[in-house]
RNA sequence: AGAGUUUGAUCAUGGCUCAGAUUGAACGCUGGCGGCGUGCUUAACACAUGCAAGUCGAACGAGAAAGGGACUUCGGUCCUGAGUAGAGUGGCGCACGGGUGAGUAACGCGUAGGUAAUCUACCUCUGCAUCUGGGAUAACACUUCGAAAGGGGUGCUAAUACCGGAUACACUUAUCAAUCGCAAGGUUGAUAAGGAAAGGAGACCUCUCCUUGGAAGUUUCUGUGUAGAGAUGAGCCUGCGUCCCAUUAGCUAGUUGGCAGGGUAAUGGCCUACCAAGGCGACGAUGGGUAGCGGGUCUGAGAGGAUGAUCCGCCACACUGGAACUGAAACACGGACCAGACUCCUACGGGAGGCAGCAGUGAGGAAUAUUGGACAAUGGGCGCAAGCCUGAUCCAGCGACGCCGCGUGAGUGAUGAAGGCCUUUGGGUCGUAAAGCUCUGUCAGCAGGGAAGAACGGCCGUGUGGUUAAUACCCAUGCGGAUUGACGGUACCUGCAGAGGAAGCACCGGCUAACUCCGUGCCAGCAGCCGCGGUAAUACGGAGGGUGCGAGCGUUAAUCGGAAUUACUGGGCGUAAAGGGCGCGUAGGCGGCUGAUCAAGUCAGAUGUGAAAGCCCACGGCUUAACCGUGUGAAGUGCAUCUGAAACUGGUCGGCUUGAGUAUCGGAGAGGAAAGUGGAAUUCCCGGUGUAGAGGUGAAAUUCGUAGAUAUCGGGAGGAAUACCGGUGGCGAAGGCGACUUUCUGGACGAAUACUGGCGCUGAGGCGCGAAAGCGUGGGUAGCAAACAGGAUUAGAUACCCUGGUAGUUCACGCCCUAAACGAUGUCAACUAGUUGUUGGGGAGGGAGACCUCCUUAGUAACGCAGCUAACGCGUGAAGUUGACCGCCUGGGGAGUACGGUCGCAAGAUUAAAACUCAAAGGAAUUGACGGGGGCCCGCACAAGCGGUGGAUUAUGUGGAUUAAUUCGAUGCAACGCGAAAAACCUUACCUACCCUUGACAUGUACGGAACUUGCCAGAGAUGGCUUGGUGCUCGAAAGAGAGCCGUAACACAGGUGCUGCAUGGCUGUCGUCAGCUCGUGUCGUGAGAUGUUGGGUUAAGUCCCGCAACGAGCGCAACCCUUGCCAUUAGUUGCUACAUUUAGUUGAGCACUCUAAUGGGACUGCCGGUGACAAACCGGAGGAAGGUGGGGAUGACGUCAAGUCCUCAUGGCCCUUAUGGGUAGGGCUUCACACGUAAUACAAUGGUCGGUACAGAGGGUUGCCAACCCGCGAGGGGGAGCCAAUCCCAGAAAGCCGAUCGUAGUCCGGAUCGGAGUCUGCAACUCGACUCCGUGAAGUCGGAAUCGCUAGUAAUCGCGGAUCAGCAUGUCGCGGUGAAUACGUUCCCGGGCCUUGUACACACCGCCCGUCACACCAUGGGAGUGGGUAUUACCAGAAGCAGGUAGCUUAACCUUCGGGAGGGCGCUUGCCACGGUAGGAUUCAUGACUGGGGUGAAGUCGUAACAAGGUA
Repeated sequence: AGAGUUUGAUCAUGGCUCAGAUUGAACGCUGGCGGCGUGCUUAACACAUGCAAGUCGAACGAGAAAGGGACUUCGGUCCUGAGUAGAGUGGCGCACGGGUGAGUAACGCGUAGGUAAUCUACCUCUGCAUCUGGGAUAACACUUCGAAAGGGGUGCUAAUACCGGAUACACUUAUCAAUCGCAAGGUUGAUAAGGAAAGGAGACCUCUCCUUGGAAGUUUCUGUGUAGAGAUGAGCCUGCGUCCCAUUAGCUAGUUGGCAGGGUAAUGGCCUACCAAGGCGACGAUGGGUAGCGGGUCUGAGAGGAUGAUCCGCCACACUGGAACUGAAACACGGACCAGACUCCUACGGGAGGCAGCAGUGAGGAAUAUUGGACAAUGGGCGCAAGCCUGAUCCAGCGACGCCGCGUGAGUGAUGAAGGCCUUUGGGUCGUAAAGCUCUGUCAGCAGGGAAGAACGGCCGUGUGGUUAAUACCCAUGCGGAUUGACGGUACCUGCAGAGGAAGCACCGGCUAACUCCGUGCCAGCAGCCGCGGUAAUACGGAGGGUGCGAGCGUUAAUCGGAAUUACUGGGCGUAAAGGGCGCGUAGGCGGCUGAUCAAGUCAGAUGUGAAAGCCCACGGCUUAACCGUGUGAAGUGCAUCUGAAACUGGUCGGCUUGAGUAUCGGAGAGGAAAGUGGAAUUCCCGGUGUAGAGGUGAAAUUCGUAGAUAUCGGGAGGAAUACCGGUGGCGAAGGCGACUUUCUGGACGAAUACUGGCGCUGAGGCGCGAAAGCGUGGGUAGCAAACAGGAUUAGAUACCCUGGUAGUUCACGCCCUAAACGAUGUCAACUAGUUGUUGGGGAGGGAGACCUCCUUAGUAACGCAGCUAACGCGUGAAGUUGACCGCCUGGGGAGUACGGUCGCAAGAUUAAAACUCAAAGGAAUUGACGGGGGCCCGCACAAGCGGUGGAUUAUGUGGAUUAAUUCGAUGCAACGCGAAAAACCUUACCUACCCUUGACAUGUACGGAACUUGCCAGAGAUGGCUUGGUGCUCGAAAGAGAGCCGUAACACAGGUGCUGCAUGGCUGUCGUCAGCUCGUGUCGUGAGAUGUUGGGUUAAGUCCCGCAACGAGCGCAACCCUUGCCAUUAGUUGCUACAUUUAGUUGAGCACUCUAAUGGGACUGCCGGUGACAAACCGGAGGAAGGUGGGGAUGACGUCAAGUCCUCAUGGCCCUUAUGGGUAGGGCUUCACACGUAAUACAAUGGUCGGUACAGAGGGUUGCCAACCCGCGAGGGGGAGCCAAUCCCAGAAAGCCGAUCGUAGUCCGGAUCGGAGUCUGCAACUCGACUCCGUGAAGUCGGAAUCGCUAGUAAUCGCGGAUCAGCAUGUCGCGGUGAAUACGUUCCCGGGCCUUGUACACACCGCCCGUCACACCAUGGGAGUGGGUAUUACCAGAAGCAGGUAGCUUAACCUUCGGGAGGGCGCUUGCCACGGUAGGAUUCAUGACUGGGGUGAAGUCGUAACAAGGUA
């Protein structure tokens, strides 16, 4: 620091996701040790049991028992225990410490201040005082009530308990004076009044009295009171900061202030009475939701964001609610009272309780520990102290919960062991890993030793000093001694033994480090995102191997980061989400030049504070680290105060004129409102003329018209709109504004001066305007025209088209308030190249004038530099560079929807979510593809023609059906006379039956044998059995060896036309013989890409020329090749024949000609004319055998179709292995209701039949072609010459020509079918061959919709030959003969090429995609209602308590005139008030028959709305 994911690819926008760090965690797998931390985040749910706050005899009175001892009459007594235990009065403490976070959005917290508005027990310091009296009461005793808890009565008693009096100051209150302060008020002084106390302990007798020793006394210590000061702690007040919702906008009667009083430690509506009517609020009051706050913690570069466990500070709470008492302090966690809920006890009368203390239990939950030890240390309470208490605390236990450290061994060891896995079978890998050998000893184990944490204090001994009368006591301070450890079997050290006890988890498609095999087969499963899995899965599961981390590793949850994805740092708004429809204007924000001043902002310095801990730095301590300690360290970015500066902002006071405005003059304009006036046109009415149609459409019909339409002329009525001018012209803020005239009226602009002197810009709320449609009331209504009706169209047509037609459109008044209200571009200001047009105004120059040129200003348009932009584009009228202010955006869908509010008569508008769901949605541009887009062009593409197919019969192929099998493949063009250039057997792959199992075939091993061959038997045959002959080749002297062949045996293996053409190679088809497809370098573009290859011409052609940021090149085109057409040369047999000869090129002769086959020539737009651009080229012509590619063939670019073929061949993988292999026989591939394709033959006279007769080319031939001749009607048979072929044969060419006949008929057409008889091939023609002869003589009389081929030696027509082949040709491949018609032309159909355009398509229009309906699931709105919660209003009610009142009862201290009083208590009562109750509405949650839309879903139904002109933009 980034990465993945929208696309065919690209850039940008934008969301989603990942990599990091972290946690009080949990879960899964695993788990050796130690240190330091940490551990109910949920139910502030309920709690059994134990413990968590006591202490003091030096405040007080009283005071056991057990035990022990002595005595005893055995009943007991005495001593001790012991002034002990325990209880009581009293004091101090219990307000600390500990827990929790429910409540609280608050002066609660944080920070900085104030207190002249306050208190403070214990502690410290200082002054003074501590005098004198009194009456009670617990305990205790007796008695009594009660189950208990707990009381009642009588009697006795003490105090540092309580009370009276005295005295008292620097205390309090009041008054006065002085003085200080801005003030509230403070300080000082005087006067008056008021208010205190408590003693205890130790020691000593020097003085007095009793006199062992005590009392008073003295002294010491301590306590008490009062006053002041300090310290500490607390209260109160204030500035600033402190979450979300405006779908919470108004709140408030003690409310805001005043005066008086009350209350408090103290200010204050804190409370009461009276008076006033205030106070708070868009700088967010009030209400709702959520939440303890901070230091800090996590993250982050930071700014921030999130958080508030452990530790520290503050607050709040203590079962829930209320209220108080005591006290220095509480409205009190382990106090009291009341009410409520709950639990427990009960004798039913009544009582008891509060773990959010430490343990622990239940419950809840994914989840969180021991009912441990000790007060040894630190700290706290009480005490003079010893000491006691202390679940604070210190320790231990449990948990990998976290952080940190250590270990699970080290060295050596290659036959690279065995084994696993993979393999191309060679090997590779686990792997020096193991074993083996040599060592070490951490941790754990056992044994032994063994710190520090301990020093106070007190005690004992011994000094010194103080105090005092005192060498007592006491206090202070030394020295010495003994004593005190929960942890603890501690840390640590030493020894012993032995590699012995100690490794897992996740991942391995990309992101992201790490790859193979097997299994599975869209199944099982994985998945953070993209996505894997449908038979070769690096993505599932297992294994081997690898990678990462390691006593842990993963997952889940959560936070920050990445995310500049809320943008202060640091984003945007023309088209991606986003400028308000427009203006005026309030608050607010911002604001021209200049002088002075103030010092609020700002800046600088200083002071205070910003607790400690933490983070950072330095040093140090545990073996290290984590952890811990020390440090006037740093930091704490803050706040406050003081001092200063004065540039800038701001305030105040002046000045200025440029911003803004006013006055004068001028012209332009569909600017607005009102009134009035025209002409054209439509329609209607009246009248005339006139007659059969009109109207309408793609075509029609509905409709109008013989009752006279349409057309035409004249007259009239009425409403609406204003042709031409008219214009990227004008005006207006926008919406918008269009005949003319008048009136009223707004704004802008120009010129020149004068004046005012910042008066300005923007603008949340607010106010106004605001197209069309719509609404209300009342007019009006010609035309047009939703709805509606009819006619068409259509599968349907609730549409498009047509005929009608009502609201509406119009006017007046009032609403509505929205639009793609768009420049999709807020307003204002400044600055930043130009060019051109146009509208309004002004100036200058020229011109006789019309007018022209230049400058300037305000608009309005087109281009364009810089710059900007994702690109498109914008570009002085900015989307450039800046400033000011406002509005708005934050993924798509849900949704501009629901609910709520506001507005509206309604329609609806405005404001405006969430659940849920997806990984995208969207922008610009690119390349393609496509279009019922455009342009140009081509092709037998259409057209023009000729002949066919589709109808018939047959042949053949296919589908389907059938079958034991009808083997398999090919399936739009581009399957279907195709693979198959030959299915009777074979072929043959299929079926049935019978056989074989190392096999029909290959290689290897061993053994035997030459190979080979004759005959017989069984069987359908394969096969089986018997049998005959036979001994080779090479080397070697021989033995023997070798090659080859045959047989046997066992195993490796063979074999497979079995599957996958969607695993493949190769080959092929197709677009298409279409003219295209690309590359290098350069250039342009952020990029995909573009350019080149586009353009102007031209061509069959990306063919060529020209132009051009391109220049070149490659594969294609063309040419080179073959063939054919002309000529020449060479050659002359088997070919040819001008000469001779003959029946005959037969022979001689010859090679001139034809021909043959080799080499050349020839044609190149070369020449001429024209057109064209002076080009390429085209048109015409000449010459020429041939003319513009001469004709034909071969030749098939980059690619497309997962096109075809695993059954030609090859091949990966899978499958079969006595069978899916191999052999044999028979059958099948030849079936047949039917459908389709391709052909043959026909339907006839341009013909059939018969007779005669002429002319080819190209081929084939020894397992062959087969002549002559003979036989047969014929197929054919016999025969055998010739020929390995320019020699011989196949071989008669046919149409044609010359005659004859038939005469339009199912025929002398047509030949199917069937019967009979034959021939040939072959082992064999039954299934199932071809041919011949005789007979038979079907359909068919030119073929519906539709459709095919062909542009010249072509179509059509005629025959001939070859391959395959024993035989079998209507197929196929070739060959020649005869030999046409037509093409105006490119509108249309089909296909293609180039350019361009649109696109929401890119498996690319056979694309994409919308809505209803049906089904399933999910969340949500409404809903008669129903059930809870919360807060609130009114009223009722009123426990405890406090305050007030009261004389019913009662009363120790004080007073008293002794009667009583003062004061108190109980009771009663009033006020306040909790719980509770009734009624009302508010709000929120849950639920609800039914219902609304929404989302998702493999596939479904109906249409086809959108994307192309998407077929009606």
A computed fold for a 1513-nucleotide RNA from uncultured Desulfurivibrio sp., annotated as small-subunit ribosomal RNA. It matches the Rfam family "Bacterial small subunit ribosomal RNA". NCBI's taxonomy places the organism under Bacteria, Pseudomonadati, Desulfobulbales, Desulfobulbaceae, Desulfurivibrio. The RNAcentral record of the sequence draws on ENA.